[in-house]
Context: one part of a larger RNA
RNA sequence: CUGGGCAUAAAGGGGACGUAGGCGGUGAAUCAGGUUGUAAGUAAAAGCCGCCAAAAACUGGUGGAAUGCUCUCAAAACUAAUUUACUUGAGUGAGACAGAGGAUAGUGGAAUUUCAUGUGUAAGGGUAAAUCUGGAGAUCUACGAAGGAACACCAAAAGCGAAAGCAACUCUCUGGGUCCCUACUGACACUGACGUGCGAAAGCAUGGGGAAAAAACAGGAAUAGAUACCCUGGUAGUCCAUGCAAUAAAUGAUGAGUGUUCGCCCUUAGUCUAUACAGAUUAGGUGCCUAGCUAACGCAUAAAACACUCCACCUAGGGAGUACGGUCUUAAGACCAAAACUC
Numbered sequence: 001c002u003g004g005g006c007a008u009a010a011a012g013g014g015g016a017c018g019u020a021g022g023c024g025g026u027g028a029a030u031c032a033g034g035u036u037g038u039a040a041g042u043a044a045a046a047g048c049c050g051c052c053a054a055a056a057a058c059u060g061g062u063g064g065a066a067u068g069c070u071c072u073c074a075a076a077a078c079u080a081a082u083u084u085a086c087u088u089g090a091g092u093g094a095g096a097c098a099g100a101g102g103a104u105a106g107u108g109g110a111a112u113u114u115c116a117u118g119u120g121u122a123a124g125g126g127u128a129a130a131u132c133u134g135g136a137g138a139u140c141u142a143c144g145a146a147g148g149a150a151c152a153c154c155a156a157a158a159g160c161g162a163a164a165g166c167a168a169c170u171c172u173c174u175g176g177g178u179c180c181c182u183a184c185u186g187a188c189a190c191u192g193a194c195g196u197g198c199g200a201a202a203g204c205a206u207g208g209g210g211a212a213a214a215a216a217c218a219g220g221a222a223u224a225g226a227u228a229c230c231c232u233g234g235u236a237g238u239c240c241a242u243g244c245a246a247u248a249a250a251u252g253a254u255g256a257g258u259g260u261u262c263g264c265c266c267u268u269a270g271u272c273u274a275u276a277c278a279g280a281u282u283a284g285g286u287g288c289c290u291a292g293c294u295a296a297c298g299c300a301u302a303a304a305a306c307a308c309u310c311c312a313c314c315u316a317g318g319g320a321g322u323a324c325g326g327u328c329u330u331a332a333g334a335c336c337a338a339a340a341c342u343c
Stems, first nucleotide, its partner, number of pairs: 004314002008296001012311001014198001016196002021191002025086006033079002035075003040070003048064006089188001090185003093181001095179003101174003105170003108151001113146003117142002123133002159166002203244006212238001217233004255310006263288002266285008292299002317342002325336004
């Protein structure tokens, strides 16, 4: 160097953008770095292989190989380079469309809680009980007020987003996508080490807010005990603004992109077809299945099939995602990441 893998056995980075690099559509012309062929030179001797001589052995003679390097001449398919052209990849434009995509501001109703007032009297609450609330008038009931958080039904295997994630209603601002026509550019593409944004929950900092439920904590039970499960309370936090942190079973345990591949049922958003309770076709979503693949389970046009390009990662279990060291962080900690030893 070649050879194996990565859903579940070790192994896909949480996710994107993007630098270097790698890799890359079609026609033509030129060129000749790579490539292919030809001729020559060279590759000391010894050594290796064959033959001959001699021979106990060492040895002597001769030829070959040494797949190399340099150079000459030639070829032009592929590749590289230069020039030129193309439209199918990619992008722009016109016309439509769907959506919990994002941000700010405003508004709404139901419910819980608290408070004020009225009515009214003895219980309420709890899973049994007790702690707890209640004649200083509770629970219930009527009306009013305040405040915070979350948005029943619609609702779906539905939709949108790169992922994390996104659901009351309305205005404003804004990103992306799909379909269709084929007007424009003309390979502008794909991937992407390093890097740069984003990144649930919990957590941290500062300032607000605080209805409900609730780590910690307190009490009551239950128990042999009960630092728990159950009950009564209850603070941080959950909410908002700004900043940090950068991790999750961050999962489809399945990296991104492109092409090819038997069919069926349903569904979302479009387009087309003069009939259409349908059919065709794009882009998605949920299932079943042929071939094929797989250790099996299963996957199967949304592949785990058949191929190609690029990146990440794996190499027995434990020690250990630990120590040391370094970078980052207010901290908690995160990232990079061993060895001895053991089996």
This is a predicted structure of a 343-nucleotide part of an RNA (small-subunit ribosomal RNA, central domain) from Solanum commersonii. It matches the Rfam family "Bacterial small subunit ribosomal RNA". The full RNA is in RNAcentral, with records from SILVA.